[in-house]
Context: one part of a larger RNA
């Protein structure tokens, strides 16, 4: 850069992030259930047993064995949470010079704006009811000159 101004929305292209999405593949802490290693403990009809008792048979005690509670790991189920993906598909942002229109600033060429119901490619468009932060004209009343 002063209407040859300004400017508003759909599209069409590019790139970013981001929301839905039939699912899909993973992480995590629970909970229920199975199972159940080693280990303490609890029992204990079998079996073995140097020191102790005992003249001896044997006893006491021990140790192996078995049973059981707990109980690491493992396994199954249905949920919770939370990352990545996902065919589409919603809007958001940002990119000098793209498309279609002009919807808003001057009364902006239908005044605008606010609810709110309809209805359209797209800014919008219609009714209803409100607001003047609307311009013009007439009229009052007040302020300043």
């Nucleotide at each position: 850069c002063a209407c040859c101004g300004c400017c508003c929305g759909u599209c069409a292209c590019a790139c970013c992030a981001u929301g839905g999405g039939a699912g899909u593949c993973g992480g995590u802490a629970a909970c229920a259930c199975c199972c159940g290693a080693a280990g303490c403990c609890c029992g204990u009809a079998g079996c073995c047993u140097a020191a102790c008792a005992g003249c001896a048979a044997u006893g006491a005690g021990g140790g192996c064995g078995c049973g059981g509670u707990c109980g690491a790991a493992g396994g199954u189920g249905g949920g919770a949470u939370u990352g990545a993906u996902g065919a589409c598909u919603g809007g958001g942002g940002u990119g000098a010079a793209g498309u279609c229109g002009u919807a808003a600033c001057a009364a902006g060429g239908u005044a605008g704006c606010c609810g709110u119901u309809c209805g359209a490619g797209a800014a919008c468009g219609a009714g209803c009811g409100g607001c003047u932060g609307g311009a013009u004209c007439a009229c009052c009343u007040c302020c300043u000159u």
RNAcentral holds the full RNA, with entries from ENA and SILVA. The part of an RNA shown here (small-subunit ribosomal RNA, 3' minor domain) has 145 nucleotides and comes from Angelakisella sp. Taxonomically the source falls in Angelakisella (Bacteria, Bacillota, Eubacteriales, Oscillospiraceae).